RNA sequence: CGAGUGAUCGAAGCGCCGGGACUGGCCUGAACGGCCAGUUGACGAGGACGGAGGAGUAUCGAAUCUUCGGCGGAUGCCUCCGGGGCUCUGAAGGUAUGCCCUCAAGGCGGUCAACAAAACGUCCGGUGACGGACCCACAAAAGGGCCGCUAGCCUUCUUU
Numbered sequence: 001c002g003a004g005u006g007a008u009c010g011a012a013g014c015g016c017c018g019g020g021a022c023u024g025g026c027c028u029g030a031a032c033g034g035c036c037a038g039u040u041g042a043c044g045a046g047g048a049c050g051g052a053g054g055a056g057u058a059u060c061g062a063a064u065c066u067u068c069g070g071c072g073g074a075u076g077c078c079u080c081c082g083g084g085g086c087u088c089u090g091a092a093g094g095u096a097u098g099c100c101c102u103c104a105a106g107g108c109g110g111u112c113a114a115c116a117a118a119a120c121g122u123c124c125g126g127u128g129a130c131g132g133a134c135c136c137a138c139a140a141a142a143g144g145g146c147c148g149c150u151a152g153c154c155u156u157c158u159u160u
Base pairs, nucleotide, nucleotide: 014072015071016070017069019068020040021039022038023037024036025035026034027033043061044060045059049082050081051080052079053078054077083101084100085099086098090157091156092155093154094153095152106150107149108148109147110146111145112144121134122133123132124131125130
C1' cells in the first nucleotide's frame, strides 16, 4: 500500500464530487497561464403501518442568493400485496369497491395561536480560502384549536 474476514459506531434536507468558484505554494522577476496541495459545494421546518415494484426537478419557507452544476440516496407520489383503524346517526349496531395509519375518516372555505436554523455577534483552530463551539432575533407549509358547508350503504328502535 492492497485484499479478505469479523466486530463496533453510524446519515436521510442526507452523503459525495472529476466541472465551477475560492485559497496557498511553486514555475517566477510578473500573470488573468501551468503544476501541486487544499477550501467550498442547501440554512433549517416538515415528513415512515409492513413489504414489493415504478416514475423522477419529492413539501415549505429563511438567506448576504455559486444555496452554481453534477452523482447517489431519501420518510413525498403512483401501482400491487398484507395488517390495522374509522365512517360522525334522534338512538343502537354492522359494513366497503369509501377514507385513513397507531393523535388511524375525509373534502372545501374562513379564522386564531404557537414553533427554526443559517445569517449577526463572541471565542477557538488554520498562512489562507474556510472550519468548529456557544449565544440571540425573525418564517412558511404541514399539523393543531375554533367556526361554516359537505360527507356511502345495510339492519333495528323511536318520532312524524